Large-subunit ribosomal RNA, domain IV from a Pseudomonadota bacterium, 354 nucleotides, folded computationally.
Taxonomically the source falls in Pseudomonadota (Bacteria, Pseudomonadati).
Context: one part of a larger RNA
RNA sequence: CCCUCGUUAAGGAACUCGGCAAUCUGACCCCGUAACUUAGGGAGAAGGGGUGCCCUGGCUGGACAGCAUUGAGACAUGCUGGGUUGGCUGGGGUUGCAGUAAAGAGGCUCGAGCGACUGUUUAACAAAAACACAGGUCUCUGCGAAGCCGGAAGGCGAAGUAUAGGGGCUGACACCUGCCCAACGCCAGAAGGUUAAAAGGAGGGGUUAGGCGCAAGCCGAAGCUCUGAGUUGAAGCCCUGGUGAGUGGCGGCCGUAACUAUAACGGUCCUAAGGUAGCGAAAUUCCUUGUCGGGUAAGUUCCGACCUGCACGAAUGGUGUAACGACUUGAGCGCUGUCUCGACGAGGGGCUCG
Numbered sequence: 001c002c003c004u005c006g007u008u009a010a011g012g013a014a015c016u017c018g019g020c021a022a023u024c025u026g027a028c029c030c031c032g033u034a035a036c037u038u039a040g041g042g043a044g045a046a047g048g049g050g051u052g053c054c055c056u057g058g059c060u061g062g063a064c065a066g067c068a069u070u071g072a073g074a075c076a077u078g079c080u081g082g083g084u085u086g087g088c089u090g091g092g093g094u095u096g097c098a099g100u101a102a103a104g105a106g107g108c109u110c111g112a113g114c115g116a117c118u119g120u121u122u123a124a125c126a127a128a129a130a131c132a133c134a135g136g137u138c139u140c141u142g143c144g145a146a147g148c149c150g151g152a153a154g155g156c157g158a159a160g161u162a163u164a165g166g167g168g169c170u171g172a173c174a175c176c177u178g179c180c181c182a183a184c185g186c187c188a189g190a191a192g193g194u195u196a197a198a199a200g201g202a203g204g205g206g207u208u209a210g211g212c213g214c215a216a217g218c219c220g221a222a223g224c225u226c227u228g229a230g231u232u233g234a235a236g237c238c239c240u241g242g243u244g245a246g247u248g249g250c251g252g253c254c255g256u257a258a259c260u261a262u263a264a265c266g267g268u269c270c271u272a273a274g275g276u277a278g279c280g281a282a283a284u285u286c287c288u289u290g291u292c293g294g295g296u297a298a299g300u301u302c303c304g305a306c307c308u309g310c311a312c313g314a315a316u317g318g319u320g321u322a323a324c325g326a327c328u329u330g331a332g333c334g335c336u337g338u339c340u341c342g343a344c345g346a347g348g349g350g351c352u353c354g
Base pairs, nucleotide, nucleotide: 001349002348003347004346005345006344007343008342010340011339014338019335027051028050029049030048031047036041038172052094053093054092055091056090057089058088059087060086061085064081065080066079067078068077069076095099107333108332109331110330111329112328113327114325115324119131120130135170136169137168138167139166140165141164147156148155149154173320174319175318176317178250179249180248183247184246185243186242187241188240189239192238193237194236198232199231203227204226205225206224207223210219211218212217251269252268253267254266255265278312279309290306291305292304293303294302
């Protein structure tokens, strides 16, 4: 010097990103216990007191013994007892610094955010506000179900049958969940347009028996072959509607009130429709340490408001919410070597000597 411990005057978070770490608290019994609340909780809330040993009372449970009644007996009922063994509760005494005498054994409170909760998770850097969840809702599925695995047979679903099963989203509960179907998706529709293979074969080309021609060559049936128009022809698309707890979206400019300011009001452009309720400098606010209030002597954090929402907003749910949380954040009480600021001691290493 390092590690692991113990003690520490006065102060008591001044330490630090942050009370990280370490103290404090701790068992049992009694008293007592707030806001809020889903009436269950909160709650071991908080906050107090007691606890050894000896003597002596009261009450009481069990076991045992005796007696009485019923009864064949056991059992049962009632009374009594003390040399048994527990529990509860008084009085007196005594002792130590200290009596749950050692060990083991919650620190607490107030405010806010997120997630309702118990649970689950990155085996080996993340335990959370992430996942799940009960509940809600949409959608598919009529049974050889849908969906999934498989090449098939076959299997799961399910030895189930729409109060069932699959999928998507949301995520207890309470109050709610606004407007837009123009785009994309899905569902329904069938009049018209477009449209494949296929059917069909008008017409055209090649070849040539043959015919014509002096010849070059021309014409050219059947067959074979290469093509091939009109016409018929489904779904889909175009089209017509519907649909938002489907994917998604939810404006701009100008003017106006008898102080000023502001604009209930008016005008205009655009749109499918222009953000409703609620919340709001927020896990969202750039400017920003916004402004005001609270808390502090002093507060970029925190709490309550305001609304100018760069860029909240309603099941990618909105706003609340008791209980819960090794979650995040602010404050306080208690407590302490975290610190002022160190010191001393113990054990084990290192180091030195042998």